Predicted 3D model of a 105-nucleotide RNA (TPP riboswitch aptamer (THI element)) from Blautia liquoris. The sequence is in RNAcentral, with records from Rfam. It matches the Rfam family "TPP riboswitch aptamer (THI element)". Rfam describes the family as follows. Vitamin B(1) in its active form thiamin pyrophosphate (TPP) is an essential coenzyme that is synthesised by coupling of pyrimidine and thiazole moieties in bacteria. The previously detected thiamin-regulatory element, thi box was extended, resulting in a new, highly conserved RNA secondary structure, the THI element, which is widely distributed in eubacteria and also occurs in some archaea. Analysis of operon structures identified a large number of new candidate thiamin-regulated genes, mostly transporters, in various prokaryotic organisms. The THI element is a riboswitch that directly binds to TPP to regulate gene expression through a variety of mechanisms in archaea, bacteria and eukaryotes. through a variety of mechanisms in archaea, bacteria and eukaryotes. Tandem TPP riboswitches have been reported where both TPP riboswitches respond independently to TPP. The structure of TPP riboswitch has been reported for Escherichia coli and Arabidopsis thaliana. Gene Ontology term of the family: thiamine pyrophosphate binding. Its mean pLDDT, the model's own confidence on a scale to 100, is 78.
RNA sequence: AAUAUAUUUCCGGGGUGCCGCUAUGCGGCUGAGAUUGGCUUUCGGGCCUGACCCGUAUUACCUGAUUCGGUUAAUGCCGACGUAGGGAGAAGCCAUAUAUUGCAU
Numbered sequence: 001a002a003u004a005u006a007u008u009u010c011c012g013g014g015g016u017g018c019c020g021c022u023a024u025g026c027g028g029c030u031g032a033g034a035u036u037g038g039c040u041u042u043c044g045g046g047c048c049u050g051a052c053c054c055g056u057a058u059u060a061c062c063u064g065a066u067u068c069g070g071u072u073a074a075u076g077c078c079g080a081c082g083u084a085g086g087g088a089g090a091a092g093c094c095a096u097a098u099a100u101u102g103c104a105u
Stems, first nucleotide, its partner, number of pairs: 001101007008091003011055004017029005037048004061086003067080004
């Protein structure tokens, strides 16, 4: 010095389980996150929004799955399945960081 990636901006995708109790609320387990707040409901839920994670993908997440093995008070709690199939992106690169390459000393 160049290239790539990340940080940035906007846009978009996703999940919300298990157990206990004096039970419609409070507490415990794992985890980044187990619904913050509002509206609505035939009380099953739905919509918007917040936090968290993720956006081409061998860490978001879904399917397979009322799967299989292990553990636990219980559970996608751990592992297999799984380099499986599906799965949501553009801009910018002033500056900083990492990596690679080139040049000079």